[in-house]
RNA sequence: GGAGUCGGCCAGGCAACCGCGGCGGGUCUUUGACCCGCGGAGGAAAGUCCGGGCUCCGAAGGGCAGGGUGCCAGGUAACGCCUGGGGGGCGUGAGCCUACGGAAAGUGCAACAGAAAGCAUACCGCCUAAGCAUCCUCACGGAUGCCGGUAAGGUUGAAAUGGUGCGGUAAGAGCGCACCGCGCGAGUGGUAACACUUCGCGGCUAGGUAAACCCCACCCGGAGCAAGACCAAAUAGGGGAGCGAUCGGCUUCGGCCGUAGAUGUGGCCCGCAUUCGUUCCCGGGUAGGUCGCUUGAGGUACGCGGUGACGCGUAUCCCAGAUGAAUGGUUGUCCAAGACAAAACCCGGCUUAUCGGCCGACUCCCACC
Numbered sequence: 001g002g003a004g005u006c007g008g009c010c011a012g013g014c015a016a017c018c019g020c021g022g023c024g025g026g027u028c029u030u031u032g033a034c035c036c037g038c039g040g041a042g043g044a045a046a047g048u049c050c051g052g053g054c055u056c057c058g059a060a061g062g063g064c065a066g067g068g069u070g071c072c073a074g075g076u077a078a079c080g081c082c083u084g085g086g087g088g089g090c091g092u093g094a095g096c097c098u099a100c101g102g103a104a105a106g107u108g109c110a111a112c113a114g115a116a117a118g119c120a121u122a123c124c125g126c127c128u129a130a131g132c133a134u135c136c137u138c139a140c141g142g143a144u145g146c147c148g149g150u151a152a153g154g155u156u157g158a159a160a161u162g163g164u165g166c167g168g169u170a171a172g173a174g175c176g177c178a179c180c181g182c183g184c185g186a187g188u189g190g191u192a193a194c195a196c197u198u199c200g201c202g203g204c205u206a207g208g209u210a211a212a213c214c215c216c217a218c219c220c221g222g223a224g225c226a227a228g229a230c231c232a233a234a235u236a237g238g239g240g241a242g243c244g245a246u247c248g249g250c251u252u253c254g255g256c257c258g259u260a261g262a263u264g265u266g267g268c269c270c271g272c273a274u275u276c277g278u279u280c281c282c283g284g285g286u287a288g289g290u291c292g293c294u295u296g297a298g299g300u301a302c303g304c305g306g307u308g309a310c311g312c313g314u315a316u317c318c319c320a321g322a323u324g325a326a327u328g329g330u331u332g333u334c335c336a337a338g339a340c341a342a343a344a345c346c347c348g349g350c351u352u353a354u355c356g357g358c359c360g361a362c363u364c365c366c367a368c369c
Stems, first nucleotide, its partner, number of pairs: 001365010012334007020040001022038007042340001046351002049349005054224004066220005071085005086100001087098004101215002106213002108209002123154002125150003131146006162180006181204001182202005187196003228291004238282007247258004261275005298317008335338001
């Protein structure tokens, strides 16, 4: 100098003017208006994919069904997240990716091709040692065929019953042996996953597939801030209480007092029920309002423990809270010319989108000292 890997951070700046909603204070005609002051989106506020808090329902315990997770250890309120480690794969490397339990429990599946796809089998090829038949030869022996043997080589496929070599054989074959591989057991190291190959055993049985059913282990009650709680109009409806027509009396002419409505209960009385009008009271719910609502698994700094995720301690800070729903607009100026996108109960993650730039650690290549 070039090429790259990992981690962290920022997210146009400044000024003027005009607005919007929140809180505090003040003034006024305290539902409100005006003035002053303070603060007013994000790293993803997004997708709503996981996990939790909170609220209500079920007295909340167990099981079935269903769903999820799936190497090991740790972190955490919890997780499918994070950290560290192991196995496998990729990269020269820094580093990256990884649903990575079980296929010697069972069931299923494997198109096409191929002899054969899971329990055995043979298309081409190789072999005639043994048996049989025929022929040639005096004979030894040879040729052909049948019956067979074989899986070394070829062929198919994503995948074909360990690999190399030597021996062996008619030809072959873990058939035998050596080495490599594989499985099981022991030992050693490690909390463990696992590793070592030190030793022994097994000629190799037990091919693949579980984001196929399934088995094993662990986890999961449901609904969600339109949760839920409180205050509470008008109208209609519900419950309760009083009054009533009429007649008589009194009157200051407004009313007051006494009796007391209609229908049904077979006729009558009591009682009961229903009904009409009117007045008052009660309760539920609606509109509307208030709370939930932002102080929290919170931020920052320092110290300590830990490889780390993270934990503990001390100090300090308060940082949107709307509900037709604010956080904006215009102009000027500067530069490297500004991306993706905007809260709606809260928090921890993951994933996806994203202009440009800064910082740190590390790797590889080239050149020079």

Source information
The RNA shown here (Bacterial RNase P class A) has 369 nucleotides and comes from a Chromatiales bacterium. Lineage of the source: Bacteria > Pseudomonadati > Pseudomonadota > Gammaproteobacteria > Chromatiales. The coordinates come from a structure-prediction model, not an experiment, and the mean pLDDT is 75. It matches the Rfam family "Bacterial RNase P class A". Gene Ontology terms of the family: ribonuclease P activity, tRNA processing and dimeric ribonuclease P complex. The sequence was found by an Rfam model in a public genome assembly.